[in-house]
Small-subunit ribosomal RNA, central domain from an uncultured bacterium, 350 nucleotides, folded computationally.
Model confidence (mean pLDDT): 86 of 100.
Context: one part of a larger RNA
RNA sequence: CUGGGCGUAAAGAGUGCGUAGGUGGUUUGCUAAGUCAGAUGUGAAAGAUCAGGGCUCAACCCUGAGAGUGCAUCGGAAACUGGGGAUCUUGAGGACAGGAGAGGAAAGUGGAAUUCCUAGUGUAGCGGUGAAAUGCGUAGAUAUUAGGAGGAACACCAGUGGCGAAGGCGACUUUCUGGACUGUAACUGACGCUGAGGCGCGAAAGCGUGGGGAGCAAACAGGAUUAGAUACCCUGGUAGUCCACGCUGUAAACGAUGAGUGCUAGGUGUAGAGGGUAUCGACCCCUUCUGUGCCGCAGUUAACACAAUAAGCACUCCGCCUGGGGAGUACGGCCGCAAGGUUGAAACUC
Numbered sequence: 001c002u003g004g005g006c007g008u009a010a011a012g013a014g015u016g017c018g019u020a021g022g023u024g025g026u027u028u029g030c031u032a033a034g035u036c037a038g039a040u041g042u043g044a045a046a047g048a049u050c051a052g053g054g055c056u057c058a059a060c061c062c063u064g065a066g067a068g069u070g071c072a073u074c075g076g077a078a079a080c081u082g083g084g085g086a087u088c089u090u091g092a093g094g095a096c097a098g099g100a101g102a103g104g105a106a107a108g109u110g111g112a113a114u115u116c117c118u119a120g121u122g123u124a125g126c127g128g129u130g131a132a133a134u135g136c137g138u139a140g141a142u143a144u145u146a147g148g149a150g151g152a153a154c155a156c157c158a159g160u161g162g163c164g165a166a167g168g169c170g171a172c173u174u175u176c177u178g179g180a181c182u183g184u185a186a187c188u189g190a191c192g193c194u195g196a197g198g199c200g201c202g203a204a205a206g207c208g209u210g211g212g213g214a215g216c217a218a219a220c221a222g223g224a225u226u227a228g229a230u231a232c233c234c235u236g237g238u239a240g241u242c243c244a245c246g247c248u249g250u251a252a253a254c255g256a257u258g259a260g261u262g263c264u265a266g267g268u269g270u271a272g273a274g275g276g277u278a279u280c281g282a283c284c285c286c287u288u289c290u291g292u293g294c295c296g297c298a299g300u301u302a303a304c305a306c307a308a309u310a311a312g313c314a315c316u317c318c319g320c321c322u323g324g325g326g327a328g329u330a331c332g333g334c335c336g337c338a339a340g341g342u343u344g345a346a347a348c349u350c
Stems, first nucleotide, its partner, number of pairs: 003322004007304002012318001014201004021194003025088001027086002030083002033081002035077002038074005049065006091191001092188002095184004103177007110154001115149007125136002162169002206247006215241002220236004258317006266295011299306002323350003332343004
C1' cells in the first nucleotide's frame, strides 16, 4: 500500500447552515454513455511459459503453439447504473386545527438575603479557629428596631422533568420572535440525504473602550500552621465577576459514541399530544405517535458493557487514526490589539 479501524487501546471536527461533489423512492416507454456477449484489426522481435528439435549432456541455440489480462472498429442485448419523457404518493414540503415548553431578544416590575448609611434601644465585648492570632469595638462595636441607598442572584415549586444544533437556558409581566410535537389527508409531486472549501453560532478565563461595583475573590498584605509553608486555615483585599459595544474561538466543548434512512424479543417508569372503552363526570383500563430514563433477549464486544435513544443487521455521505517520546513543539502560511489560535514536521531516541 491493499486493508483494518475510531465509547474506554491511536482515531467523531465544539455545533449548525449550506456551495461544489458524492449519493438517492414507485411504475412505464425511449436511448445505449457505463455494463454484457460476438466478430475483425492490432497488441514488433528478443525474453518468459508449454511442446518438439540441434551442438556427446547442460548452459546455449532453433522451430512451433499458447499467452499478452489491453486498445480500436463494426454490428448486437437492454436486466442494472446513467441520460431524457411521462406517471404515482409512501420520502420531503406546504395548508388547516390544537395543546406543551428555564428556546431566543428587549422593556418593565417584585420579594427574601448580604453589605453600607442615618436614627433609636443597649453595654463590653465581637469575630474567627483544631487551638489561636491578625482584624473590628468605650470616638459605643456585636445584638436588636425603624427608615434609606446600591449591586448581584432568583429559595420553595424542582422532577435521570422541560426547551435548544451545540454552547446553554430557571422570580414575575408585556411586546417581538425561532423550532419541535399531535391530529386531519383536500394540496405540491422526489423537490431528498450528506457535505470538501465557505459562512454563522460558540462555556469560562482573557483583551479593548465606556459605565457599574453589594457579595465573592486570582494577585497582594497581614495572622497562624510548619523543619520550611512563596500552600491548605483565618483577617483583609485589587483586577475580575455585572452592563453596553467590539475582539478572542478555546474546554474532560463528554454520551469521551458524526449525520441520515430502513430493519431486528420483551418488561417497567416518566413528559407532551391523540384515539378507544368506561362513567352523570373525574379517575381506572387498552392503544398510537414523539421525547426522556431504567432493566433485559438475540446479536455485538478484548473485556467492561451496548442492546429500537445500539456499540446489533445493512446502505449513503463527511471527518479522523496508522508504535511511544521528541510535539501539538520548530519553521513557514493564515487569523488576532495582545494573550495566543489554526495548519503542522524532522533530526534524534526507545